The part of an RNA shown here (large-subunit ribosomal RNA, domain IV) has 336 nucleotides and comes from a Minisyncoccota bacterium. Model confidence (mean pLDDT): 82 of 100.
Context: one part of a larger RNA
Formats: sequence, structure tokens, C1' cells
RNA sequence: AGCUCUUCAAGGAACUCGGCAAAAGAUCAGCCGUAAGUUCGCAAUAAGGCUUGCCCAUAGCAAUAUGGGCUGCAACAAAAGUAUCUCUGCUAACUGUUUAUCAAAAACACAGCUCCCUGCGAAGUCGUAAGACGAUGUAUAGGGGGUGACGCUUGACCAAUGCCAGAAGGUCAACCAACGACGUUGUUAUCCGCAAGGGUAAUGGUGAUUGUUGUAAGCCCUGGUGAAUGUCGGCCGUAACUAUAACGGUCCUAAGGUAGCGAAGUUCCUUGUCAGGUAAGUUCUGACGUGCAUGAAUAGCGUAAUGAGUGGAGAACUGUCUCGAAGAGCAGCUCG
Repeated sequence: AGCUCUUCAAGGAACUCGGCAAAAGAUCAGCCGUAAGUUCGCAAUAAGGCUUGCCCAUAGCAAUAUGGGCUGCAACAAAAGUAUCUCUGCUAACUGUUUAUCAAAAACACAGCUCCCUGCGAAGUCGUAAGACGAUGUAUAGGGGGUGACGCUUGACCAAUGCCAGAAGGUCAACCAACGACGUUGUUAUCCGCAAGGGUAAUGGUGAUUGUUGUAAGCCCUGGUGAAUGUCGGCCGUAACUAUAACGGUCCUAAGGUAGCGAAGUUCCUUGUCAGGUAAGUUCUGACGUGCAUGAAUAGCGUAAUGAGUGGAGAACUGUCUCGAAGAGCAGCUCG
């Protein structure tokens, strides 16, 4: 010097990213008392205060209650053991689940809401199939996507993409069918030729050859659809000081962000500005809105209760600190 404990003057978070760690709190007892808020259930053991042993008397069957007295610094308990509290934001409604072995959370789930599919040999899933699950169920059922209690709400855009519906027209595959071209090979007639052979016409067969016509869905096309994927503007001017612009003009668009909220878990500039709290506050709370780059089930805004969630403040408390000191035990090193 280390580890595990114990104690500490004065101060009391000055420590530190942060009260991390420690200290404190005192015990689900009895009596009293208990705010805001609230979904009326809670919040709540809120907070806060008093009592607690033994002896005697009285009442009572007793538990116990009332009164008087006794001892100690101190009256829960034999021991193990056994809540710190308050104010205020954010976030997730809640209990629950999760990265076995660095993350327990605001992530996942959830009840509720909503959309899509499915009429039963259901859709969907597994399997080559048989078959099985779905389900010995039948749309108040089953499967899938999103959102996530509750309250108030959920605006505009169907141009793009997706999906649904439609069928007039356009385009369009392979097979197949029909008819040809070309090649090849028969039959018949006829012409030239002595013959071999050649030509013309008609009529058949044939080909991994080739053309035309006919034929589906799809696409083009016509509509619909946002709790489908998604998207939701510029510039210029204008009011009896100034400033601002209810108002006007113009360009573009499918339509130009509505209600809300807002320097936000989103704000670059930024420690924005104002107010509060502090002696002093890049954090915090309340406002403002100039939203780099908020915004409505990728949900918006609120919200009691809940949380080993996260931010800020306070009371109490303390060796966290000013600033260190002493002691006990353990295990090392040096010396002996």
C1' cells in the first nucleotide's frame, strides 16, 4: 500500500457525469391525522404526531380500557429480520416479456381500436403426394397487417406506386388449327427430243425450314381505394409613426400541413428571448414561435394509477468531500 468492517471535531454534497457508495429513516402494532389530483377504485401506511416496560386500583368472563405509582439515557421485538420522504417534468396506460454469459429499457407484449382475406373440401400453414393442422370450429368464427388502456380527435391529396373492379379499343407467347412460300417426292395430261432426258399444267404426300390469319392473362386503357406505400409549395406588394400583414397579384402542383403541440427524447444557428428557482443555473420548469428538419392509428394532444425507466429541485442524513485520522480482522511484501 491492499481487502472487509468500526468510529470521528467543525462544516454538511462544497464530491461527482450523477448523492455513485455510505449514512439516515424504524419496523404491515394501537390511537389520532392525512393535501393536490383523480378514471371516485385510488393517491394513502400520503405527509405528520402521540403511545408502548413493570406494580396497584376500578370496570369487564376475557381481550382490554381508565386512573394512580416505580426504575432507567432509552420501554416494538429472544434472535434472524424489518419502508427514507416531499415537489415537479418526460416517457410507457397498467401486471407482464426480453439480448442464458457487458443493454431490463422509453424496446416487445397487452386489453381496446381499425383495415384486409376467408361461405367451409374456407382462407392460411406443413408436405412431392397421400394427408394433417386450421377445427370435431363456421363470419359474435378463423387467418394476416397496423395501432396500442382511457378521454378529445384523427384534416387535404388517387398525380406516382400498390390493391380492387371493368371491359370497347390497342399491343402481345408457346402449342394448336387453317391457308400459303420454299425444298423434296409421287400420279396424270401435254410439249420438245431418235433416245437419255428436259419443260408446262393439274392433283397428292412430306419437312427440328418459313410466312399470314385465328386464340388467354398481362400491359396500355377506364374508374375506385389512405387506420394502403406515401405526399402535404414559391416569389412580390399592401393598413393614418414604425413594425407586421387580415388583403391583393403571380408561378407551379395530385394537393399545398388542418386541429393540436412546439428550442421538444425532434432546434443547426443556440448557453435563442422572457419569466421562475440559485449569491451565482450550457441542466430544469413555465411561456414565446423565427418548426435548419413537428403533426394526426409510421397516430396527434391530454391523462389518475403504476415503473430496479429518465431529467430537475428540496427536507433529513451522512468521511462523497474540505482533509484526513484512529482502531479491529484478513491476506501479502520487507525485516527479524